[in-house]
Purine riboswitch aptamer from a Spirochaetales bacterium, 97 nucleotides, folded computationally. Taxonomically the source falls in Spirochaetales (Bacteria, Pseudomonadati, Spirochaetota, Spirochaetia). It matches the Rfam family "Purine riboswitch aptamer". Rfam links the family to the GO term purine nucleobase biosynthetic process. Rfam's curators write: Riboswitches are metabolite binding domains within certain messenger RNAs that serve as precision sensors for their corresponding targets. Allosteric rearrangement of mRNA structure is mediated by ligand binding, and this results in modulation of gene expression. Model confidence (mean pLDDT): 76 of 100. It was read from a public genome assembly, where an Rfam model found it. The model forms 100% of the base pairs in the Rfam consensus.

RNA sequence: UGACGGCGAAAAUCAAUAGCUCGUAUAAUCUUCCGAUCGGGGAAGAGUUUCUACAAACCACCGUAAAUGGUUUACUAUGGGCGGAAGCAUUUUUUCU
Numbered sequence: 001u002g003a004c005g006g007c008g009a010a011a012a013u014c015a016a017u018a019g020c021u022c023g024u025a026u027a028a029u030c031u032u033c034c035g036a037u038c039g040g041g042g043a044a045g046a047g048u049u050u051c052u053a054c055a056a057a058c059c060a061c062c063g064u065a066a067a068u069g070g071u072u073u074a075c076u077a078u079g080g081g082c083g084g085a086a087g088c089a090u091u092u093u094u095u096c097u
Base pairs, nucleotide, nucleotide: 005097006096008094009093010092011091012090013089014087019082020081021080022079023078024077025076026053029046030045031044032043033042034041039062040061047054055073056072057071058070059069060068
């Protein structure tokens, strides 16, 4: 003096991710049996290129009987859009060694 490597700093690029949002599934739904009536519930099954879940509150209705209806509020799986900070990521420059 140079090369390579390492630590730090700066700049640029980049995917993923929390989150938000829009689709798909599923209608937080249906069927059967049993049960209650100061009550309106329990179990099983079906439903999804699908894991899980399949509930709660309020209102109405049912004149003692066997039948409930409506409204509102999610989670889960998956695809897309947006997506801050950060980074043992990549490239360049630079201090030191």